Molecule: transfer RNA
Organism: Flavobacteriales bacterium
RNA sequence: GGGGACAUAGCUCAGUUGGCUAGAGCGCUACAAUGGCAUUGUAGAGGUCAUGGGUUCGACUCCCAUUGUCUCCA
Numbered sequence: 001g002g003g004g005a006c007a008u009a010g011c012u013c014a015g016u017u018g019g020c021u022a023g024a025g026c027g028c029u030a031c032a033a034u035g036g037c038a039u040u041g042u043a044g045a046g047g048u049c050a051u052g053g054g055u056u057c058g059a060c061u062c063c064c065a066u067u068g069u070c071u072c073c074a
Stems, first nucleotide, its partner, number of pairs: 001073007010026004019057001028044006050066005
């Protein structure tokens, strides 16, 4: 320098043909059970779907650019 893949909650990751209020596990907070811890249950908080633009009635999803990460070739 060129090709490819990825970017969604604090962490690890789903998200089906573009269409209902964006989800799971772990973690966090509160409550209950216990003398306490662990643990279990219930409830809750937590999101610029990397950033910008385009297409569309409608975009996490499609297209383009940018940024970052990983990987292959030289």